Context: one part of a larger RNA
Molecule: large-subunit ribosomal RNA, domain I
Organism: soda lake metagenome
């Protein structure tokens, strides 16, 4: 030293589990904010730290409801001290109180500091408490120059915004990489991404719209029409329309008079729902075994065999399910009833008069949108310049002309059908199972890198219960370990399930 066999160390695959994610479905919500938000500094427990909860009234305060036995939050026991059938801890509703930064708004700043004016109350005074004091916009009153009226200008009251928030919407800007086998029209793509405004949705929207000689009849989204007809260095490629079938449905306002006289709102009142909760059926024996819910006997309940847990696999032991009930407060929803114009206002629905949108249509030039790259190129839009008729007009039917059809721009408003999902419930998986699923099942957007902008882990599993190893023994008052002891194991001993290889021994037998 190699082989081979036995035991062991190392070492963390493998099964096993699951607190955590993933994808949905079916509703709820769809916001939050000068009554000071998001998000955070600091504080706060008999308590060194962190995590949660609170906020100088600080793991809580008051009140109205559930609810009934022990509590005073987790890591985390223990010790101490309190609370608690006069109903606590603990669930839900309303109120308190919420320090300091943050839009931060009394000035200032290097966030969580510094420096301030003015007004009440109290105090004799120092001085304590409190309250107010940014900016814009809009309104109202006072005042008020150069300048007489008058205006800019200022003061002062009321309302108002102002940030924040995951995706969806619309609007204002707008790219490159790539394709085209190069690249320059073209494509990506009006995509990303930058600003702005909004809602719970947004946007659009009641035809100066299509058809085609029959005629629909507002908007929005699916499905076909169709990868069709165009467009296109007719190249890559882009790509409808008409009309069909669907979801989904709703029309009014811009005006005046008279005449009738309603909704909306608030106010009762009645149902529904959501924010704590309530009741809720049925089971023993025998055997193995550490433990029965495994077996083997004999029963019960089911409008309840959903699931989840109890020392192995439970309808009937627990929690629950089915099913039936429940709210003092607040919320939303639906119906009802009063109320509801009194200066101004005022649905509908009647009559009677009255009104139809001009630098608009359109035109030329230059952009841009429409599938449609100026092309034979209608249509929409608008920087330039220009510029009509008035219902006997006037617009459109893809060049254009006539004929026929057809609709009435140049004011405005509108629910559903549709998109989304940061949040909340409830359920679901031919999803994952700790190298996997989120980056994160574990105190992670945390250590830890970076000047920053930004990057960005590892790390889950004792046992049914700590019953977490008293006492002895060897050692350094160790580290480890032998005993004892606890338990079903203890090769479950906290480096803690299971424990593969790699690798490293010991021991024995073969070889050399």
């Nucleotide at each position: 030293c190699g082989c081979a066999u036995a035991c062991g160390g190392u070492g963390g695959a493998u099964g096993c589990c699951u607190u955590g994610g993933c994808a949905g479905u079916c509703a709820g919500a769809g916001g939050c904010g000068a009554u000071g938000a998001a998000g955070g500094a600091c504080g706060u427990u008999g308590u060194a730290g962190c995590c949660u909860g609170c906020g100088a009234a600080a793991a809580g305060c008051u009140u109205c409801g559930g609810g009934g036995a022990g509590u005073c939050g987790g890591c985390a026991a223990a010790c101490a001290g309190a609370c608690u059938g006069u109903g606590a801890u603990c669930c839900g509703g309303a109120g308190a109180u919420g320090u300091c930064c943050g839009a931060a708004u009394g000035g200032g700043g290097a966030a969580a500091c510094c420096c301030a004016c003015u007004c009440a109350a109290c105090g004799c005074a120092a001085g304590u408490u409190g309250g107010g004091u940014a900016u814009c916009c809009g309104u109202a009153a006072c005042u008020g120059a150069a300048u007489a009226c008058a205006u800019a200008g200022g003061u002062u009251g009321c309302g108002g915004a102002g940030g924040c928030g995951a995706a969806c919407u619309c609007a204002g800007g707008g790219a490159a990489c790539u394709g085209a086998a190069a690249c320059a029209u073209c494509u990506a793509a009006g995509u990303a991404c930058c600003u702005g405004a909004a809602g719970g949705a947004a946007c659009a929207g009641a035809a100066a719209u299509c058809a085609a000689u029959u005629g629909a009849g507002a908007u929005u989204c699916c499905c076909c029409c169709a990868g069709u007809a165009g467009c296109g260095g007719c190249g890559a490629g882009c790509g409808a329309c008409c009309g069909g079938g669907g979801a989904g449905g709703a029309g009014c306002c811009u005006g005046c008079a008279c005449g009738u006289g309603a909704u909306a709102g608030c106010a009762g009142u009645g149902g529904a729902g959501u924010u704590a909760g309530u009741g809720g059926a049925a089971c023993g024996g025998u055997c193995u075994g550490g433990a029965a819910a495994g077996u083997c006997c004999g029963g019960c309940g089911a409008u309840a065999g959903a699931g989840g847990g109890u020392g192995a696999u439970a309808g009937c032991c627990c929690c629950g399910u089915a099913c039936a009930c429940g709210a003092a407060a607040a919320c939303u929803c639906c119906g009802u009833u009063g109320u509801g114009g009194u200066a101004c206002u005022g649905a509908g629905c009647g009559u009677g008069c009255g009104a139809c949108a001009a630098g608009u249509a359109g035109g030329u030039c230059g952009g841009g949108a429409c599938a449609c790259g100026a092309g034979a190129u209608a249509u929409c839009u608008u920087g330039a310049c220009u510029g009509a008729a008035g219902a006997u007009g006037g617009g459109g039917g893809g060049a254009c002309c006539a004929u026929c059809c057809u609709c009435c721009a140049a004011g405005g408003c509108u629910a559903a059908a549709u998109a989304c999902u940061a949040c909340u419930g409830a359920c679901u998986g031919a999803c994952c199972g700790a190298u996997a699923g989120u980056g994160a099942a574990c105190c992670a957007g945390u250590a830890c890198c970076g000047u920053g902008a930004g990057g960005g882990a590892a790390a889950g599993g004792c046992g049914a219960a700590a019953a977490g190893a008293a006492c002895c023994c060897c050692g350094g008052a160790g580290a480890g370990g032998g005993g004892a002891g606890u338990g079903a194991a203890a090769u479950a001993g906290a480096a803690c399930c299971u424990g593969a290889a790699a690798c490293c021994g010991u021991a024995u037998g073969c070889g050399u």